c-di-AMP riboswitch aptamer (ydaO/yuaA leader), 142 nucleotides, folded computationally.
RNA sequence: ACUUAAACCACGCUUAAUUUCCAGAUUUUCCUUCUGGAAAGCGGGGGAACCAGUCAAUUGGGGCGAAUCAUUGAGUUAUGCAAUGUAGGGUACCAUCUUACCCGAGUCCGUCAGCUAACCUCGUCAGUAGUGGAUGGGUCUG
Numbered sequence: 001a002c003u004u005a006a007a008c009c010a011c012g013c014u015u016a017a018u019u020u021c022c023a024g025a026u027u028u029u030c031c032u033u034c035u036g037g038a039a040a041g042c043g044g045g046g047g048a049a050c051c052a053g054u055c056a057a058u059u060g061g062g063g064c065g066a067a068u069c070a071u072u073g074a075g076u077u078a079u080g081c082a083a084u085g086u087a088g089g090g091u092a093c094c095a096u097c098u099u100a101c102c103c104g105a106g107u108c109c110g111u112c113a114g115c116u117a118a119c120c121u122c123g124u125c126a127g128u129a130g131u132g133g134a135u136g137g138g139u140c141u142g
Stems, first nucleotide, its partner, number of pairs: 012128003018040008041124006051114001060112001061109004069085005088103004093137006
């Protein structure tokens, strides 16, 4: 100096998934942490009129989510599996262009749901070391 691996790094990044308060537990006490509850914020579902739709029927249908769809392969009762792409999505202020890398899953309801004011109701997890450039606009600091 180069390559590989690991650890650390949380002002952060993906996500709706954050903040505050009260009580209890732990502790000599405080902080922290955990449990339960409440509120605010953010997010989802159900639900009139009007509008839309107008036949349906287990070929079930529908929701959350960026996560849909297609082709091919061996093989199968069928599913599953694998590969290549793809709608779409992500990368530390915002927009546009460009560039590099990555994701393109999973799961829930249970025969049932278009939109939808009032109203009702639910969630507030999990994961994580991550590209740069140009133009314009902003914020902060000196």